[in-house]
C1' cells in the first nucleotide's frame, strides 16, 4: 500500500412478524316503530270465502363477535436474496519501510 474475501453501514425485491382500515364467510340480532307465514282470539257473512292481525316461528336491516380467508397502509423490528462504496473493522495472499 495492492488484490481477494468476511462483517457492520445504505439500498432493491421477496417472505413472513406485529398493529390499523376496509370487504368477505359464519354465527348472533328488531317487546313496538322490517317482511314472511300467522295458532287462539276479534270483526265480516244467512254459511262458506274474506279482512286486519297478538304470541309463536322463519328470514333479515342496523349493529355485535369467534377463528378464519382476502385486500390495503405503517414498521426505531425478522430472515432470504442481489447491489452498492472506499465510509469502519477484521482475514488470507503479496510488495514496500
Nucleotide at each position: 500500500g495492492g488484490u481477494c474475501g468476511g462483517g457492520c453501514c445504505c439500498g432493491g425485491c421477496g417472505g413472513g412478524c406485529g398493529g390499523g382500515u376496509c370487504g368477505g364467510c359464519c354465527a348472533u340480532g328488531a317487546a313496538u316503530c322490517u317482511g314472511g307465514u300467522c295458532a287462539g282470539g276479534g270483526c265480516u257473512u244467512g254459511a262458506u270465502c274474506g279482512c286486519a292481525g297478538c304470541a309463536g316461528c322463519c328470514a333479515u336491516a342496523a349493529g355485535u363477535g369467534u377463528u378464519u380467508c382476502g385486500a390495503u397502509c405503517c414498521g426505531a423490528g425478522c430472515c432470504g436474496u442481489c447491489g452498492g462504496u472506499c465510509g469502519c473493522c477484521u482475514g488470507a495472499c503479496c510488495g514496500u519501510c